Annotation: The prediction has a mean pLDDT of 89. The part of an RNA shown here (small-subunit ribosomal RNA, central domain) has 344 nucleotides and comes from uncultured Flavobacterium sp. Its Rfam family is "Bacterial small subunit ribosomal RNA". Lineage of the source: Bacteria > Bacteroidota > Flavobacteriales > Flavobacteriaceae > Flavobacterium. The RNAcentral record of the full RNA draws on ENA and SILVA.
Context: one part of a larger RNA
RNA sequence: UUGGGUUUAAAGGGUCCGUAGGCGGCCUUAUAAGUCAGUGGUGAAAUCUCCCAGCUCAACUGGGAAACUGCCAUUGAUACUGUAGGGCUUGAAUGCUUAGGAAGUAACUAGAAUAUGUAGUGUAGCGGUGAAAUGCUUAGAUAUUACAUGGAAUACCAAUUGCGAAGGCAGGUUACUACUAAGUGAUUGACGCUGAUGGACGAAAGCGUGGGGAGCGAACAGGAUUAGAUACCCUGGUAGUCCACGCCGUAAACGAUGGAUACUAGCUGUUCGGAGCAAUCUGAGUGGCUAAGCGAAAGUGAUAAGUAUCCCACCUGGGGAGUACGAACGCAAGUUUGAAACUC
Repeated sequence: UUGGGUUUAAAGGGUCCGUAGGCGGCCUUAUAAGUCAGUGGUGAAAUCUCCCAGCUCAACUGGGAAACUGCCAUUGAUACUGUAGGGCUUGAAUGCUUAGGAAGUAACUAGAAUAUGUAGUGUAGCGGUGAAAUGCUUAGAUAUUACAUGGAAUACCAAUUGCGAAGGCAGGUUACUACUAAGUGAUUGACGCUGAUGGACGAAAGCGUGGGGAGCGAACAGGAUUAGAUACCCUGGUAGUCCACGCCGUAAACGAUGGAUACUAGCUGUUCGGAGCAAUCUGAGUGGCUAAGCGAAAGUGAUAAGUAUCCCACCUGGGGAGUACGAACGCAAGUUUGAAACUC
């Protein structure tokens, strides 16, 4: 390369938006670029293949045929693709109606608890552990009552619940903003899908500047344990955790499963809609069990890992190595891209 693959064996980009590109609904007219057919020209010779012949055979050589799968011109065909015109509504979008939610941003605010301070009561211990000790305490602790201060997080509700593209999102109220579903069939009339480069967002930790600092708590100190104990346990405790602005750009960023569309038996929960008096039916999600099928098996099974089509990303034995070098980005930490020698 021809191909084969990507849940768990190597392999789905962290997620979305979107440029180029690739692909693209139904009917109709024209055209004839792709496509198909006929004819003509050309496709040097040698070579290759087949047949025949000449050197004693063969290699070799000569003759003939075929082939040269191509290109050009021309005449036709018009199903499909393309191009141009016209139309359609089911894909897509918009409007309207009815709903939904821990979706986002900002401001304000509530109660419980921890801690601290002040004051009262009160007296000898408290705390901690497997057991202890370090620690706190007669300068009055622990306990208890009242008031105050401050920061962070929101018990119950709460649930295979809901929302969000992912990361993620949970006390309450308000403002602003976005989204989704169903119904309607009013409007546009293929406006669609995917998406290299690119852009935006992106947990935690970490970094910069300025705040904040209750609890927790890397580092650190002490007490234990132990042969040792740079740990697990205990007492403290700084960065950090919180806020604002700016960086970083990575995670087992996981459903270890890219996105879109169509189709393929059922049963049973649940969330939000619609229809119906009800039984029940129906749409969009979210769970469980299974048919066929698929799968190496585990399993999966309308939320596919089934049957197909389109587009992107990625894989190609283990180690060396996500290393070296170069480049780009970054304040740094480092990130992205990413080999080879050698070895089994």